Source information: ZMP/ZTP riboswitch aptamer (pfl RNA motif) from Streptomyces chumphonensis, 94 nucleotides, folded computationally. The organism belongs to Streptomyces, within Bacteria. It matches the Rfam family "ZMP/ZTP riboswitch aptamer (pfl RNA motif)". For this family Rfam cites "Recognition of the bacterial alarmone ZMP through long-distance association of two RNA subdomains" (Jones and Ferre-D'Amare, Nat Struct Mol Biol, 2015). Its mean pLDDT, the model's own confidence on a scale to 100, is 75.
[in-house]
RNA sequence: GCCGCGAGUCGUGACUGGCGCGAGAAGAUGGGACCGACCAUCGGGGAGCGGCUCCAUCGACGACGAUGCACCGCCGCGCGCCUGGGCCGCCGGA
Numbered sequence: 001g002c003c004g005c006g007a008g009u010c011g012u013g014a015c016u017g018g019c020g021c022g023a024g025a026a027g028a029u030g031g032g033a034c035c036g037a038c039c040a041u042c043g044g045g046g047a048g049c050g051g052c053u054c055c056a057u058c059g060a061c062g063a064c065g066a067u068g069c070a071c072c073g074c075c076g077c078g079c080g081c082c083u084g085g086g087c088c089g090c091c092g093g094a
Base pairs, nucleotide, nucleotide: 006054007053008052009051010050011049012048015045016044017082018081019080020079021078027042028041029040030039031038055068056067057066058065059064073087074086075085
């Protein structure tokens, strides 16, 4: 300096807020709130999880099994200021 941080598909799917700017861009409708940042419906987004297939690595004679490692955590469709959550990983306790 370059490359890599698995790929595809099906299912499931938490969370999906307020204001301003901007844009015409995933919001819309009804109700409520600033002592707030919510409720319902529709729509869209969506990490994660699970099944299968493929790829890579490791183990095994094989069948097959395990892993997907690494700076930066990731998600709720532009930017800013806030509010409140979820998920993955890690640690501790019961």